[in-house]
Context: one part of a larger RNA
RNA sequence: UCCAACGAGUUAUUUGGCAUGGCAAGCUUAAGUCAUAUGACGUAAGCCAAGCGAAAGCGAGUCUGAAUAGGGCGCAUAGUCAUGUUGAAUAGACCCGAAACCAGGUGACCUAACCAUGGGCAGGUUGAAGCGUCGGUAAAACGACGUGGAGGACCGAACCGUAGCGAGUUGCAACACGCCCGGAUGACCUGUGGUUAGCGGUGAAAUGCCAAUCGAACCUGGAGAUAGCUGGUUCUCCUCGAAAUAGCUUUAGGGCUAGCGUUGUACGGUAACAUGUGGGGGUAGAGCUCUGUUUUGGACUGGGGGUCGUAAGAUUACCCACCCUUGACAAACUACGAAUACCACAUGCGGAACUACAGCAGUCAGAACGGCGGGGCUAAGCUCGUCGCUCGAAAGGGAAACAGCCCAGAUCACCAUCUAAGGUCCCCAAGUCUAUGCUAAGUGGGAAACGAGGUGGGGUUUCUUAAACAACUAGGAUGUUGGCUUAGAAGCAGCCAUUCAUUUAAAGAGUGCGUAACAGCUCACUAGUCAAGAGACCCUGCGCGGAAAAUGUAACGGGGCUAAGCAUAGCACCGAAGAUGUGAAUUUCUAGAUUUAUCUAGGAGUGGUAGAGGAGCGUUCCUCUCUGCGUUGAAGCUUGACCGCGAGGUCUGAGUGGAGCGUGAGGAAGUGAGAAUGUUGGA
Numbered sequence: 001u002c003c004a005a006c007g008a009g010u011u012a013u014u015u016g017g018c019a020u021g022g023c024a025a026g027c028u029u030a031a032g033u034c035a036u037a038u039g040a041c042g043u044a045a046g047c048c049a050a051g052c053g054a055a056a057g058c059g060a061g062u063c064u065g066a067a068u069a070g071g072g073c074g075c076a077u078a079g080u081c082a083u084g085u086u087g088a089a090u091a092g093a094c095c096c097g098a099a100a101c102c103a104g105g106u107g108a109c110c111u112a113a114c115c116a117u118g119g120g121c122a123g124g125u126u127g128a129a130g131c132g133u134c135g136g137u138a139a140a141a142c143g144a145c146g147u148g149g150a151g152g153a154c155c156g157a158a159c160c161g162u163a164g165c166g167a168g169u170u171g172c173a174a175c176a177c178g179c180c181c182g183g184a185u186g187a188c189c190u191g192u193g194g195u196u197a198g199c200g201g202u203g204a205a206a207u208g209c210c211a212a213u214c215g216a217a218c219c220u221g222g223a224g225a226u227a228g229c230u231g232g233u234u235c236u237c238c239u240c241g242a243a244a245u246a247g248c249u250u251u252a253g254g255g256c257u258a259g260c261g262u263u264g265u266a267c268g269g270u271a272a273c274a275u276g277u278g279g280g281g282g283u284a285g286a287g288c289u290c291u292g293u294u295u296u297g298g299a300c301u302g303g304g305g306g307u308c309g310u311a312a313g314a315u316u317a318c319c320c321a322c323c324c325u326u327g328a329c330a331a332a333c334u335a336c337g338a339a340u341a342c343c344a345c346a347u348g349c350g351g352a353a354c355u356a357c358a359g360c361a362g363u364c365a366g367a368a369c370g371g372c373g374g375g376g377c378u379a380a381g382c383u384c385g386u387c388g389c390u391c392g393a394a395a396g397g398g399a400a401a402c403a404g405c406c407c408a409g410a411u412c413a414c415c416a417u418c419u420a421a422g423g424u425c426c427c428c429a430a431g432u433c434u435a436u437g438c439u440a441a442g443u444g445g446g447a448a449a450c451g452a453g454g455u456g457g458g459g460u461u462u463c464u465u466a467a468a469c470a471a472c473u474a475g476g477a478u479g480u481u482g483g484c485u486u487a488g489a490a491g492c493a494g495c496c497a498u499u500c501a502u503u504u505a506a507a508g509a510g511u512g513c514g515u516a517a518c519a520g521c522u523c524a525c526u527a528g529u530c531a532a533g534a535g536a537c538c539c540u541g542c543g544c545g546g547a548a549a550a551u552g553u554a555a556c557g558g559g560g561c562u563a564a565g566c567a568u569a570g571c572a573c574c575g576a577a578g579a580u581g582u583g584a585a586u587u588u589c590u591a592g593a594u595u596u597a598u599c600u601a602g603g604a605g606u607g608g609u610a611g612a613g614g615a616g617c618g619u620u621c622c623u624c625u626c627u628g629c630g631u632u633g634a635a636g637c638u639u640g641a642c643c644g645c646g647a648g649g650u651c652u653g654a655g656u657g658g659a660g661c662g663u664g665a666g667g668a669a670g671u672g673a674g675a676a677u678g679u680u681g682g683a
Stems, first nucleotide, its partner, number of pairs: 001683006011091013026047003032041003051058002061073004094232002097229001101222006112196009121186001123155003126151001130147006159183003164179003198214001200210003207216001235616006245258005259363002261360006270353001273348007285336001286334002291330003297324002301321004305316004366391002369388007396407003411584004416580003422574003425559003431571001433570006444561001450545002454542010471529005477502003482496003508523001512521002585606010617672001619669006626662001628661002636656004640651004
């Protein structure tokens, strides 16, 4: 991992609802008795038949109250017992699962410490005290040489240990092996016997050790502890079909009530929708009167400051306020003010989609997208609110792939038709379609500020056969080196300005380069040659640059495309589980038939998680039944055909097997397996 078997809403009591049945103003017995009958008895007791009030109490009324008022609760609706089913409560209460808590016991053959009594430590080294002799001293001290054999002394086997490395890691081994290393006469090692026990012991202390178990051992019991947590929870078909919100919560991944679902009963022009009419509003927008912010110009009034003055007062290139005027801003501004939304009424349409009551739920982690807003950075696959939509619980087609985007809601069948979104060169179904333009960048097929004689369209304006624009030829002068300044300043460092005047076709007291200053080159301006358009600006379409990333082209799905790109207009086609067609099934409503649950016709339906409701299949056993089947072959196993929407079923079916088994009507459950790191066995 696979296979087989086993494996989870049960039972009792109490109490609601629903269904069915008995009796009915009543219904029913309990304990028990008789003693064998699914029987009878048993009337204690319970529920119901009258309520109201705190009560006295009164009573179809009663309470409140001064009340004969008003109001509250009642009367005018039948219950009760049993069975089934579905909830709730109490019990282990659908099943498995803790870590833990408590009680009583068992353990010191492992290990910790201690007690008693034994045992062990090759060999080598060092050479303390003491003592002796000699020297030395007044005597000592002291010194030398011997002797001696001390030490938690030294080296190093046994023995005890395990710091480092290697290898082992389904091992030789649930801690071992190899190399190397520490202690090795000591706080040493060790045998045997004994002592200390879990709310405890022992501990040279590591929360260490107390039998492979230790922040509190193990065994049994309380015990099915508890688990707002995780996992699992077994046949079929049909109808409907959610929620991820509010309030409260030692509450936030749990609950309760409401909301939303379902089933039943009651209710019939109810709800919803459309149109019309009538409403209130202070949002969007707008506006600036108010509250605040703010801009331009002006006038003059007032206040403050400055200056002058002894003062009165005057004055002011300062500041503020008011006034007039120009232009703005606001969620907490409004002299204005929509669209929607909401409310009411009327009409139309609309047949349960509404509302009430009763039973049963599930839901309380939501998500993206679009609109309007708050927070944030007008950041986030961010967060919060609200309106909508899809997913959730929705398959199909499109978006290459892609819960939430676009199209569209799958009862079943069909080798039929038409379409939606999206597409029509090939992959790949359908146009290499028509018409007119644009793009040259593979733009299309990623990106901004900004930059640019890319190119298309539109507009405004200037010059132009009295010859424009460009090019070429020629001129571009004089007073004058204007004045000032300056070392110099001559068109051209700088300053000044009546930048003037003259000759001219034209020529600035000079556009730029240049010189120390001049010189020189050039421009404006003018003439000629030439011959038809030339220049400036604005709006706009499509393009260009800006443009660097990590495995490999890799920013069209690919091929490839100059259209097979973009824009406008049009026709055709493809394209889905959509629509239509044909056939079939089923739910429900209406009508009609029969006949008491079926048929026919017509209408509307039939995606679905949690969940509510309905109808069935199958397994084991019991009662009756078929005077059922069976060695002329039961069950079981393998297999074929047929029937049923399905769970499943049938056959004098086939093979195997070798002794039991079924139909119909009821009843009762240890009643359905794929999942629980499920349990047991097997491969």